[in-house]
RNA sequence: GGGGCUGUAGCGCAGUUGGUAGCGCAGCGAGCUUACACCUCGCAGGUCGUCGGUUCGAGCCCGGCCAGCCCCA
Repeated sequence: GGGGCUGUAGCGCAGUUGGUAGCGCAGCGAGCUUACACCUCGCAGGUCGUCGGUUCGAGCCCGGCCAGCCCCA
């Protein structure tokens, strides 16, 4: 220098053919307990890496850039 894959909640990951973004763990609150843990119920937490484009509408399609991993030179 060229190519491929990946980037979504604090962490690990889903998200079909474009139509208001979810699960588990962790966190917080309540219940339970003398109390803690376990367990049960509930709550909060996201400009979907970034900047543009297409579209009535983009996590999803297109382009640039950034970061990580891998391959080629």
Transfer RNA from Actinomadura rupiterrae, 73 nucleotides, folded computationally. The coordinates come from a structure-prediction model, not an experiment, and the mean pLDDT is 84. It was read from a public genome assembly.